RNA sequence: GUUCCCGUGGCCUAAUGGAUAAGGCGGCGGCCUCCGGAGCCGUAAAUGUGAGUUCGAAUCUCACCGGGAACACCA
Numbered sequence: 001g002u003u004c005c006c007g008u009g010g011c012c013u014a015a016u017g018g019a020u021a022a023g024g025c026g027g028c029g030g031c032c033u034c035c036g037g038a039g040c041c042g043u044a045a046a047u048g049u050g051a052g053u054u055c056g057a058a059u060c061u062c063a064c065c066g067g068g069a070a071c072a073c074c075a
Base pairs, nucleotide, nucleotide: 001071002070003069004068005067006066007065010025011024012023013022018055027043028042029041030040031039048064049063050062051061052060
């Protein structure tokens, strides 16, 4: 350099064109407890960036950013 794959809360994973992005762990607050843990209730937090297609995009297309793999080139 070329091609391909990946990017969703702090972490892991769903949603595979349909309305309000779901769940687990973790965090915070509360209940409980002598205290803590466990358990229960509540709560905050995410689609890498931009553009396009579409009535509608996390999902499809393009560019860019970041990570990974293969190949090629140079040495």

The RNA shown here (transfer RNA) has 75 nucleotides and comes from Anaerolineaceae bacterium UBA6086. Model confidence (mean pLDDT): 81 of 100. Its Rfam family is "tRNA". From the family's description: Transfer RNA (tRNA) molecules are approximately 80 nucleotides in length. It was read from a public genome assembly.